[in-house]
RNA sequence: CGCCGAAUCUCGUCCCCACCAGUGCGGGACGAGAACGGGGGAACCAAAGCAGUUGGGGCGAAUCCACCAAUCAGGUGGAGACGCAGGCUCCUUUCGCGUCAGCCCGUCAGCUAACCCCGUAGGCCUACGAAGGAGA
Numbered sequence: 001c002g003c004c005g006a007a008u009c010u011c012g013u014c015c016c017c018a019c020c021a022g023u024g025c026g027g028g029a030c031g032a033g034a035a036c037g038g039g040g041g042a043a044c045c046a047a048a049g050c051a052g053u054u055g056g057g058g059c060g061a062a063u064c065c066a067c068c069a070a071u072c073a074g075g076u077g078g079a080g081a082c083g084c085a086g087g088c089u090c091c092u093u094u095c096g097c098g099u100c101a102g103c104c105c106g107u108c109a110g111c112u113a114a115c116c117c118c119g120u121a122g123g124c125c126u127a128c129g130a131a132g133g134a135g136a
Base pairs, nucleotide, nucleotide: 002124003123004122008034009033010032011031012030013029014028015027016026017024018023019022035120036119037118038117039116040115045110055108056105057104058103059102063079064078065077066076067075068074080100081099082098083097084096088135089134090133091132092131093130094129
């Protein structure tokens, strides 16, 4: 410069830094708002019975199936899903590369208007195919 992601922007107060002494696309703390994102929550709809096993749910693309393996773990393949491939932005196709994790609630939550609550983190890169279309 860019990328994944909702994770950005603005204002106010105080403190710090700089020096031209009131300025700053500066740093920090607190507070408020906008925007973006998520959860809870009626009617209607859905669900509804019996037996067995098993609690159930949320964020996220991060799921399912088969085989191998055989404490855990792990490996292979298929289906499905996600991201990148930039040089103004977006869409489609193709080829290539990569990912399919992690965490949370705590016995509880279908959808859901009003209403209520919460988040604005963290991580990564020096590499950069092809074709078509739209816009600026």
Molecule: c-di-AMP riboswitch aptamer (ydaO/yuaA leader)
Organism: soil metagenome